The RNA shown here (small-subunit ribosomal RNA) has 1497 nucleotides and comes from a metagenome. Rfam family: Bacterial small subunit ribosomal RNA. Its family is annotated with structural constituent of ribosome and ribosome in the Gene Ontology. Model confidence (mean pLDDT): 84 of 100. The sequence is in RNAcentral, with records from SILVA.
[in-house]
RNA sequence: AGAGUUUGAUCCUGGCUCAGAACGAACGCUGGCGGCGGGGCUUAGGCAUGCAAGUCGCGCGAGAAAGGGGCAACCCGAGUACAGCGGCGUAAGGGUGAGUAAUAGGUAGCUGACCUACCCUGGUGACGCGGAUAAUUCCUCGAAAGGGGUUGUAAUACGCAAUGAGACCACGGCUUCCACGGGAGCUGAGGUCAAAGGUCGGGGAUCCUUCGGGACCUGGCGCACUGGGAGGGGGCGACCUCUGAUUAGGUAGUUGGCGGGGUAACGGCCCACCAAGCCGAUGAUCAGUAACCGGGCUGAGAGGCUGUCCGGUCACACGGGAACUGAGACACUGUCCCGACUCCUACGGGAGGCUGCAGUCGCGAAUUUUUCACAAUGGGCGCAAGCCUGAUGAAGCCACGCCGUGUGCGGGAUGAAGGCCCUCUGGGUUGUAAACCGCUGUCAGGGAAGGGAAAACGCUGCGUGUUAACAGCGCGUAGUUUGAUUGCUUUCCAAAGGAAGCCCCGGCAAAACAUGUGCCAGCAGCCGCGGUAAUACAUGUGGGGCAAGCGUUGUUCGGAAUUACUGGGCAUAAAGGGUGCGUAGGCGGCUUGUUAAGUCAGGGGUGAAAUCCGGUGGCCCAACCAUCGAACUGCCUUUGAUACUGGCGAGCUUGAGUGCGUUAGGGGUGACUGGAACGCGUGGUGUAGCGGUGAAAUGCGUAGAUAUCGCGCGGAAGGCCAAUGGCGAAGGCAGGUCACUGGGACGCAACUGACGCUGAGGCACGAAAGCGUGGGGAUCAAACAGGAUUAGAUACCCUGGUAGUCCACGCCGUAAACUAUGGGCACAAGGUUGGUGCGCUGCUUGGCGUGCUGGCCGUAGAUAAUUUGAUAAGUGCCCCGCCUGGGGAGUAUGGUCGCAAGGCUGAAACUCAAAGGAAUUGACGGGGGCUCACACAAGCGGUGGAGGAUGUGGUUUAAUUCGAAGCAACGCGCAGAACCUUACCAAGUCUUGACAUGGAUGGAUUAGUCGUGCGAAAGCAUGGCGAUUACCCGCAAGGGUGUAACAUUCACAGGUGCUGCAUGGCUGUCGUCAGCUCGUGCCGUGAGGUGCUCGGUUAAGUCCUUUAACGAGCGAAACCCCUACGAUCAGUUGCCAACGGGUAAAGCCGGGAACUCUGAUCGGACUGCCGCGAAAGCUGGAGGAAGGAGGGGACGACGUCAAGUCAUCAUGGCCUUUAUGGCUUGGGCCACACACGUCCUACAAUGGGUUGUACAAAGCGCUGCAAGACCGCGAGGUCAAGCUAAUCGCCUAAAGCAACCCUCAGUUCAGAUUGUGGGCUGCAAUUCGCCCACAUGAAGCUGGAAUCGCUAGUAAUCGCGGAUCAGCCACGCCGCGGUGAAUCUGUUCCUGAGCCUUGUACACACCGCCCGUCAAGCCACCCGAAUUGGUAGUACCCGAAGUCAUAGUUCUAACCGCAAGGGAGUACGUGCCUAAGGUAAGACCGGUAAGGGGGAC
Repeated sequence: AGAGUUUGAUCCUGGCUCAGAACGAACGCUGGCGGCGGGGCUUAGGCAUGCAAGUCGCGCGAGAAAGGGGCAACCCGAGUACAGCGGCGUAAGGGUGAGUAAUAGGUAGCUGACCUACCCUGGUGACGCGGAUAAUUCCUCGAAAGGGGUUGUAAUACGCAAUGAGACCACGGCUUCCACGGGAGCUGAGGUCAAAGGUCGGGGAUCCUUCGGGACCUGGCGCACUGGGAGGGGGCGACCUCUGAUUAGGUAGUUGGCGGGGUAACGGCCCACCAAGCCGAUGAUCAGUAACCGGGCUGAGAGGCUGUCCGGUCACACGGGAACUGAGACACUGUCCCGACUCCUACGGGAGGCUGCAGUCGCGAAUUUUUCACAAUGGGCGCAAGCCUGAUGAAGCCACGCCGUGUGCGGGAUGAAGGCCCUCUGGGUUGUAAACCGCUGUCAGGGAAGGGAAAACGCUGCGUGUUAACAGCGCGUAGUUUGAUUGCUUUCCAAAGGAAGCCCCGGCAAAACAUGUGCCAGCAGCCGCGGUAAUACAUGUGGGGCAAGCGUUGUUCGGAAUUACUGGGCAUAAAGGGUGCGUAGGCGGCUUGUUAAGUCAGGGGUGAAAUCCGGUGGCCCAACCAUCGAACUGCCUUUGAUACUGGCGAGCUUGAGUGCGUUAGGGGUGACUGGAACGCGUGGUGUAGCGGUGAAAUGCGUAGAUAUCGCGCGGAAGGCCAAUGGCGAAGGCAGGUCACUGGGACGCAACUGACGCUGAGGCACGAAAGCGUGGGGAUCAAACAGGAUUAGAUACCCUGGUAGUCCACGCCGUAAACUAUGGGCACAAGGUUGGUGCGCUGCUUGGCGUGCUGGCCGUAGAUAAUUUGAUAAGUGCCCCGCCUGGGGAGUAUGGUCGCAAGGCUGAAACUCAAAGGAAUUGACGGGGGCUCACACAAGCGGUGGAGGAUGUGGUUUAAUUCGAAGCAACGCGCAGAACCUUACCAAGUCUUGACAUGGAUGGAUUAGUCGUGCGAAAGCAUGGCGAUUACCCGCAAGGGUGUAACAUUCACAGGUGCUGCAUGGCUGUCGUCAGCUCGUGCCGUGAGGUGCUCGGUUAAGUCCUUUAACGAGCGAAACCCCUACGAUCAGUUGCCAACGGGUAAAGCCGGGAACUCUGAUCGGACUGCCGCGAAAGCUGGAGGAAGGAGGGGACGACGUCAAGUCAUCAUGGCCUUUAUGGCUUGGGCCACACACGUCCUACAAUGGGUUGUACAAAGCGCUGCAAGACCGCGAGGUCAAGCUAAUCGCCUAAAGCAACCCUCAGUUCAGAUUGUGGGCUGCAAUUCGCCCACAUGAAGCUGGAAUCGCUAGUAAUCGCGGAUCAGCCACGCCGCGGUGAAUCUGUUCCUGAGCCUUGUACACACCGCCCGUCAAGCCACCCGAAUUGGUAGUACCCGAAGUCAUAGUUCUAACCGCAAGGGAGUACGUGCCUAAGGUAAGACCGGUAAGGGGGAC
């Protein structure tokens, strides 16, 4: 610091997502040790049990027992314990965060309006009395809790009185300060207010004595009043402190005053009276949420989020209310009352409060031990010892976090085995990893030793002060005592021994291979993976990252400049209000004086500590801790500065305004008025149509229309001028005249003297449509009606036609109200053209200058680009409005406006990963321009109808093997299915196999041949003969070794099984269309463009000219083959002119090389010439066999269709292996209600039949073609010459021509079908061949919609040959020649194609994209009869406890009084207030919900 994701690609806008850090965390897998921290975030839910606040006998009275001793009395226990009165404490410490948006908190202040127990330090005191009461005793009620009565006693308990240094109160006098008011101080004379001289110790001069002691003196502690202090607390105002305006008004003790009450104290804090205020757009009130802060997390910072631990403050203590006591509370472990809940009960009544520490239940994703100790630190009480202390110190549990550390180190290559992978006799990787050798000993484990947290209090001794004192007490000093927990240090022992996992590996983002799976299972943070070759799923191997942890989930900040203060925008991406006037507010010209609020500088105070940062130090290091510093960016205060801003004062004229003088204009309002057109009325003329449309019809018209003329009526709109023009704030404004009226511009510089700009709310204006009332109504015209169009046509077109359109008044308040561009001011190149002023000059128009205004082009600049560009979207300043992903939605709901329609304001749930802008390349368009093609048109002949052949679909079948599917499948693969082919089916049969290679074992039994049995065959079983055959030993017989065949076995063979969407190769198609690209340069941010565009031309991106392009390549063309003419060469098997021979005839023979022909090499054509043109080139003619590419072929650019083919072949992967392989027999591929394609033959006379007769080319032939002869009607048969072919044969070409018959008919047309008899091939023609003869003689009389081919030797028509092949279903296919037309000199249309251009929301590219209803499912939401809760208020009723009041009742020890009685009080009653409760009407927020509604997927 960025990255991924919108697109075919690009730039931009914009959202979503990721990488980082953090956490009081949780979950999954895993887990060695230690240190330091942390640990109920949820139900402020309920709690068993134990403990968490007591202490003091040196305040007081009273005062045991157990036990022990003793014979006993009695003593010890013991003046101890328990209990009580009294004092202090219990208001601290500890917990929690419910409430609280200010009664809190933070910061800096104020208190001249206050308090303070204990503590420190001063001052002054402590005199005399009195009456009770608990404990206790006895009685008594009650289940208990707890009481009642009686007797009786003390105090540092209570009461009264004295004294008053002093304090306080009221009244005087004086001094002084300020903030001007209860200040401070001094003083006079009044009034009011104290105490415990208690307790402990010591002393023994004096006095008393009950002989214990007391008075007295002295010390400690304590007591009273009072001054000061410290620390603590109360109160006050200022500033700051979340969200909502779909909360805009709130408030009656409310705001203030006077007088009281109350309080420590101010105050409506409370009360009576008086006034009517007070708060609020700088957000009152209301609603929601929330303890606040130091700080913490994050961030570069500014900020954002947060408040766990530690520290400060606040609030609370079962829910609510209340007071008492006290220095302090309205009191966590106090009291009273109400309520809920739990428990006890004898049913009468009682008890309780873990948000203390542990613990328990519940809740929940989730949070620990019912531990030890007061040793330390601190607290309470006490003189003290000491007691108490779940504060605290420690330990336990938990990887919850941070930090440290270990799980070994060195050597070790036959790179072991094993695993995994591969191109697999081998290699790579795991990997120095292991084994093995050597070394070490941290940690954990076992043993031993040491030191520390400890120093105080206390105790003992000494010194010193106080004192009469050696008591006592204070201070100092020496010694001594005290450890809950336990890290740490040293040392010994043993052994590599006890100690590694988790996540990830498609991109972002470091790290890949194999197998399995097959849109399944699954993954996923985003993009997205998975449909048979998944680096994305799962597993294995390997690798990457972190490491006692690793991942996931959640949350926060960051990245996000994605709320923009730092630091964004608004023409088209989201975003300028429709326009103006103007309030608050914000901002504001020049000069000068003053002030010093802002601003700047210095000083002072504060900003707690901790944290953060820096230095240093302590734990081995670190985390952690200590100490010092810095910092705490803030606030307050003081002194100064005065440029700028502000305040106040004085002036100025340039901003602004006024005045005077000119000036243009559809600016506005009202009144009057004119002509054209239109419709209607009336009259005339006139006759059959008019009108309307693409074409029609509805409509009007013989009752006289349309047309035309005259007159009249009516309403609306304003021709020409007219414009790129004018005016207005916008909407908008157009015949003419008059009246009233607004604004602008220019000139002058007389006046005012900053009076200005903007403008939240507010007010006004505001097209069209619409609404209300009343008019008006010619035209036009929603709705509506009819006619057309159409599949339909609730539309477009036509005929009618009502609201409305017009006027007046009143509403509405919206528009693509647009320049999609808010207003104002200033500045920054120009050019050009309009409107309208003014000046100078000139004069006939004009020229120059200066203002305002409407346009165009364009520089710099800006912009994502398009574009904009002095009329900015440039550069700046000021003010307002608005935006923050798309959809949901401008919807719902609430409010408000409106008569209504509706307007304004205006969400959320849910859902998507995009939505969008500009530009680029393509593709597409029932867009445009140019051009081409048998594309159409013009022609000729067909198909579609019939019968048949053939292919396909479908159906059928045991099987009808498989493939091909618009053009570009369908007489296609198949250039030959009876068996074979054959892949299919049935049955039989073989299993290393029909075929290949290799290993092992056996092995002379071999090749070949003859058989037998079963069988359909294959095969199985079985018997003979038997060529050839190596080496060694041996005379030989024979033995041994090896090997071929063979047998067995193991590897493997085999597969027309699958995948043409894994592939190669080959092929089709666009298309023989003219295109497709590259290098360098240039343009553009970029995709990309240019080149290849424009102008001509061509069959052509063919060529020329031009040109920011210049060149090049693949295509086109050419080179190649056939053909048309000629030349040369060659001359047999072909040829025969001349010469000779010869025949019935014949190149038949000798010869010839001229001709034809054959086949090899060449020539020939190039726009060369004329005309046009710049050229390219075009047109025409001549010559020529051929003329502008002469005709035909081969040849097919970049690419498209995941086109076709795994069944030609090859091939990856998968599948099969006694079968999906092999063999065999038979069947099937030939089926047949039907549908389609391609063909054949016809329907006849341009024909059919019969007879005669003429002329080809190209091929083929030894398993062959076969002359000829004979036989047969014929297919054919028999015999057989010749020919391995320019030699012989197939081989008669047919149409044609000549003659005759047929005469328009289902025929002398047509030939299907069928019967009979034959022929041929073949092992075999039944399924299932071809041919011949005779007989039979079907449909069919030229074919609907539709559709195909062809532009010249073409179409049409005629026959011939060949491949395959035993034969043939061939009418197919591929070739060959014969005869031989018509039409096109056009491009409107159909189809296809090329180039340029334009639009696009398409890019799988129009067979695209996409909208709405409906159907089904699902999700969230809105409304909702009704029903059920909650919250805060209002009104009224009732009213506990309690304070206060009390001319009521009752009772009473202290004081006064002789007494009566008083004073003071107790209890009760009453009153005010009031918690809880109740009633009522509403408000707000929810839950459930029949039903309804739109929305998303």